RNA sequence: AGUAAUCUUCAGGGCGAGGCGAAAUUCCUCACCGGUGGUCAUACUCCACGAGCCGAAAGGUUGAACUAGCGAAACUCUAGUAGCGACAGUAUAGUCUGGAUAAAAGAAGACUUUU
Numbered sequence: 001a002g003u004a005a006u007c008u009u010c011a012g013g014g015c016g017a018g019g020c021g022a023a024a025u026u027c028c029u030c031a032c033c034g035g036u037g038g039u040c041a042u043a044c045u046c047c048a049c050g051a052g053c054c055g056a057a058a059g060g061u062u063g064a065a066c067u068a069g070c071g072a073a074a075c076u077c078u079a080g081u082a083g084c085g086a087c088a089g090u091a092u093a094g095u096c097u098g099g100a101u102a103a104a105a106g107a108a109g110a111c112u113u114u115u
Stems, first nucleotide, its partner, number of pairs: 001115002004112001006110005016030004031095002033085002035049004044083002052061003065081005087098003
C1' cells in the first nucleotide's frame, strides 16, 4: 500500500416582503433552496444511485435546459434566459406540520486477517 471481515461516527437546504380573502409561510407578484457517486473541467436539469411512491414478495415506478463565450477538454465554468421538486394534513405547499429520535446512496475512521 492492496485484499477480505467486523465495528463506530457522520450523512438535506430553503417563505423574508407585499396583495386578495372569513381563512393561504399553500393562491398571485417578488424572494429563497439544491442529497450521493461518476464525468478530460467544478452539475438541482448529463449518466447512475438514494430517499419517496406501488407491491405479500420478486420487482416496478420516480422531475426539469437551452443559447452564447473562454478553452486541448465544460449539457458541469462565465453571461443570459428558462424549467423542476414524493406522500399525508391544512385554502391548492420544493420552503409549514407529520411518518422521521426512522431509513439510506455514500463519506470518514477504528480494529483484525492476509499478500

This is a predicted structure of a 115-nucleotide RNA (FMN riboswitch aptamer (RFN element)). Rfam family: FMN riboswitch aptamer (RFN element). Gene Ontology term of the family: FMN binding. The sequence was found by an Rfam model in a public genome assembly. Model confidence (mean pLDDT): 83 of 100.